[in-house]
Order: sequence, then structure tokens, then C1' cells
RNA sequence: CCAUCUGGAGAGCGGCCGGCAUCGCCGGCCCACCGAAGGGGCACGCGGCGGCGCUUCUCGAGCACGCUGCAAUCUCUCAGGUAAAAGGACAGACGG
Repeated sequence: CCAUCUGGAGAGCGGCCGGCAUCGCCGGCCCACCGAAGGGGCACGCGGCGGCGCUUCUCGAGCACGCUGCAAUCUCUCAGGUAAAAGGACAGACGG
């Protein structure tokens, strides 16, 4: 990292319109919400680079500054989601 099994939260069974195999499902639009697929942003922090900076004078290094990479259960709400089902970060078990 992958497969299997188990656990796994949050938020409207919202309104209107249309379709269909018709009391259910699907799609579009609108309003209100959620954060735990994915994605974006930064924090603490860890690296890389830079020079008319400072310290040391052991020439190794350290500190500050600037740029940049990674980056959370934080944050955004693009995507996704708001009865059940499905999905689901993460955790446990087991195998490769």
C1' cells in the first nucleotide's frame, strides 16, 4: 500500500417541476444545513534553497530574515452528503 471481515458520526423522509416501469424511484431548479470519500488553505512543526545579515572562529555549525516543499480529526464547503440502502475519515482482526 492492497484485499476480506467488524465497528463507524453529522446534517431537511424539505419545496417546485418533469420523466418512468406509479404512491415508489430517477433527474433538474431553489432554499436551509453537515464534514469523516476525494479536493483546496493554513497553524504547530519538519525539510530544501538564498545572501554585502548576526554569532562562533572549531570554517563545522547556530540564530534571524526571504522564498519554497510536506503538512492535522483545524479550516473551506468545490465535490460529496442530510429516513433506509449505499458510501464513509478512522479503528480493530486477518492475509498478501
A computed fold for a 96-nucleotide RNA from a soil metagenome, annotated as Glycine riboswitch aptamer. The coordinates come from a structure-prediction model, not an experiment, and the mean pLDDT is 80.